[in-house]
RNA sequence: GGCCUGCAUCAAGAGCGACCCCGUGCGGGGUCCGGCAACCUGGGUUCGACGCCCAAGGUGCCGUCGCCGAGAGGCGAGAUGUGGCCGACAUGGCAACCAAACGUCGAAGG
Numbered sequence: 001g002g003c004c005u006g007c008a009u010c011a012a013g014a015g016c017g018a019c020c021c022c023g024u025g026c027g028g029g030g031u032c033c034g035g036c037a038a039c040c041u042g043g044g045u046u047c048g049a050c051g052c053c054c055a056a057g058g059u060g061c062c063g064u065c066g067c068c069g070a071g072a073g074g075c076g077a078g079a080u081g082u083g084g085c086c087g088a089c090a091u092g093g094c095a096a097c098c099a100a101a102c103g104u105c106g107a108a109g110g
Stems, first nucleotide, its partner, number of pairs: 006082005015033001017032006034062003039058003042054003046107006064077005084094003
């Protein structure tokens, strides 16, 4: 770097925002700002794990589709995440704001 596979979500939430490019048009793509969310990394107790909180780094999203069903719901397709960056690719390296309040278990210590 590629292929295959596993797990989780598709409930709710959040912009008819600005600009640029392609295109006969419908439309498509990109950048910036704003927001939602909390999947990964990070931060929060002396330490560890989990929970919970924060929302900085990385994504994603801010108009999922089709079928069955009176409806509830189900099935299928599709989508997203499963940290990021530099590099001479290594027994290499770098960044991740401010702040509030911590619970459970264990360890250390007393």

Notes
SAM-I/IV (S-adenosyl methionine) riboswitch aptamer from an Acidimicrobiia bacterium, 110 nucleotides, folded computationally. Its Rfam family is "SAM-I/IV (S-adenosyl methionine) riboswitch aptamer". Rfam links the family to the GO terms S-adenosylmethionine metabolic process and regulation of gene expression. It was read from a public genome assembly, where an Rfam model found it. Model confidence (mean pLDDT): 76 of 100.